[in-house]
RNA sequence: AAGUUAUCAAGAAAGGCGGAGGGAAUAGACCCUGUGAAACCUUAGCAACCCUUUCUCUUGAAAGAAGGUGCUACAUUCUAUCCUGAUUAUAGGAAUAGAUAACCC
Repeated sequence: AAGUUAUCAAGAAAGGCGGAGGGAAUAGACCCUGUGAAACCUUAGCAACCCUUUCUCUUGAAAGAAGGUGCUACAUUCUAUCCUGAUUAUAGGAAUAGAUAACCC
């Protein structure tokens, strides 16, 4: 890298450094950004996948946060393909793609 499963409208920022981009890619839309983008570092925090404890009794529930990850603008920022309703406005659902975790090889 590939595969399987689960989740993705909640939550949580300051400083340093850096110096023009960024919100995954393509297209469109909408945003963030010299009142300082990305990347990197430090500290803090969020969450609870792995994890710990207890109960239940094999499936779930509750509590916790030392450790391994992850995350800390906007729904995965929204749309793109299909279906339903509707009729050219818009709403809902599913898929695809992606992200993260655990497992597997």
Background
Predicted 3D model of a 105-nucleotide RNA (SAM riboswitch aptamer (S box leader)) from Dokdonia pacifica. The sequence was found by an Rfam model in a public genome assembly. The prediction has a mean pLDDT of 82. Of the family's consensus pairs, 94% are formed in the model.